[in-house]
Context: one part of a larger RNA
RNA sequence: CUGGGCGUAAAGGGCACGUAGGCGGUGAAUUGAGUUGUUUGUGAAAUUCGCCAAAGCGUGGCGUACUGCUUUCAAGACUACUUCACUUGGGUGAGACAGAGGAGAGUGGAAUUUCGUGUGUAGGGGUGAAAUCCGCAAAUCCGCGAAGGAAGGCCUAAAGCGAAGGCAGCUCUCUGGGUCACUACCGACGCUGGGGUGCGAAAGCAUGGGGAGCAAAGAGGAUUAGAUACCCUGGUAGUCCAUGCCGUAAACGAUGAGUGUUCGCUCUUGGUCUAAGAUCAGGGGCCCAGCUAACGCGGGAAACACUCCGCCUGGGGAGUACGGUCGCAAGACUGAAACUC
Numbered sequence: 001c002u003g004g005g006c007g008u009a010a011a012g013g014g015c016a017c018g019u020a021g022g023c024g025g026u027g028a029a030u031u032g033a034g035u036u037g038u039u040u041g042u043g044a045a046a047u048u049c050g051c052c053a054a055a056g057c058g059u060g061g062c063g064u065a066c067u068g069c070u071u072u073c074a075a076g077a078c079u080a081c082u083u084c085a086c087u088u089g090g091g092u093g094a095g096a097c098a099g100a101g102g103a104g105a106g107u108g109g110a111a112u113u114u115c116g117u118g119u120g121u122a123g124g125g126g127u128g129a130a131a132u133c134c135g136c137a138a139a140u141c142c143g144c145g146a147a148g149g150a151a152g153g154c155c156u157a158a159a160g161c162g163a164a165g166g167c168a169g170c171u172c173u174c175u176g177g178g179u180c181a182c183u184a185c186c187g188a189c190g191c192u193g194g195g196g197u198g199c200g201a202a203a204g205c206a207u208g209g210g211g212a213g214c215a216a217a218g219a220g221g222a223u224u225a226g227a228u229a230c231c232c233u234g235g236u237a238g239u240c241c242a243u244g245c246c247g248u249a250a251a252c253g254a255u256g257a258g259u260g261u262u263c264g265c266u267c268u269u270g271g272u273c274u275a276a277g278a279u280c281a282g283g284g285g286c287c288c289a290g291c292u293a294a295c296g297c298g299g300g301a302a303a304c305a306c307u308c309c310g311c312c313u314g315g316g317g318a319g320u321a322c323g324g325u326c327g328c329a330a331g332a333c334u335g336a337a338a339c340u341c
Stems, first nucleotide, its partner, number of pairs: 003313004007295002012309001014199004021192003025086005031080001033079002035075003041069002049063005089189001090186003093182001095180003101175007113147006123134002160167002204245006213239002219233003256308006264286010290297002314341003323334004
């Protein structure tokens, strides 16, 4: 390389959009490029293979093959070209509907903390037990008032929405996508997608704000043989906002996207209908066949098939070194070998 694979053994890209490319619905007609048959020339010889001679090695004779390229003629199924049509794929329209989908602005309540004030007096806090710590300069507790920041209790659900990351107080404005039922219109306009572009939790970085609580680092108290920890007291970056970067995660369903086919039961979300039900689109549980090394999967497949992309090829060395690209940096992406078992 081929083959075989990718839920858990090595292996699905974090996710999407999309260029080139690959693949692609139905009915006709055209061309005859691919395709198939026929035919012509060539494909040197030796070699290979077969037959004959030969006891064997060899040698000689004959034949096949050389799977290729090319000429003529023919066919017209399939692929392709061109043309005409179609409606089931896909899309558009008008009608309803659900939703923590996204962005911006405004606004309310509970609680923590701090401050002010009143009341009130000796403790409070914390732990396995303590201590550091706070408190007669009046704490803790209780009442009232104020400030400020962050997060959204109940509703809340195996629920919903989103391509993924993710999304939750309430109101308004702007905005993306989806489902159903009509069937009005377009008429294959589709699927995938190397490069490319965009989005992408947390942490981190830059500049400027903000800072209640929590809390890496650093400090103290304990524990302990020690304790650079677990426990406690305080506590800075950070967490929050704006703008720009970073581009990684057990970015997980550890399961790429799309299409079609395939026994049933049950719960649930949204729509439609003639509504104890049926049907379409989702979310869960159990299972037939089948698959699987087993576990398990089982119409939301890991079943049966097809198309396209990504990836794997013993463990360590190593996601390292070197080179390159990107980044302010941290680092990211790409990614070996020697050696060793």
Predicted 3D model of a 341-nucleotide part of an RNA (small-subunit ribosomal RNA, central domain) from Silene noctiflora. It matches the Rfam family "Bacterial small subunit ribosomal RNA".